RNA sequence: GGGGCUAUAGCUCAUUUGGGAGAGCGAUUCGUUCGCAACGAAUAGGUAGCGAGUUCGAUCCUCGUUAGCUCCA
Numbered sequence: 001g002g003g004g005c006u007a008u009a010g011c012u013c014a015u016u017u018g019g020g021a022g023a024g025c026g027a028u029u030c031g032u033u034c035g036c037a038a039c040g041a042a043u044a045g046g047u048a049g050c051g052a053g054u055u056c057g058a059u060c061c062u063c064g065u066u067a068g069c070u071c072c073a
Stems, first nucleotide, its partner, number of pairs: 001072007010025004019056001027043005049065005
C1' cells in the first nucleotide's frame, strides 16, 4: 500500500423484501423478609463509530472516513 470482517444500552449480543430499536446480565424503585440474599413487579438507560448521498422513510442500500482484528505484498 491492497483485500476481508467487526462497530447497536454500563457488559455480552440480537435485529433481512428499507417503516415498531430489542433480549439476557447489570443499575434504580417498590413488594415479600428483622435485615441480606433470592423471588416477583415496575422504571430509567442507545441521534446504531463519524460524515455525506439515495429514498416519502436508512441499524439495513451507496460513497468517504476513524478504530480494532485478520489475510496478501
Overview:
The RNA shown here (transfer RNA) has 73 nucleotides and comes from an uncultured Bacilli bacterium.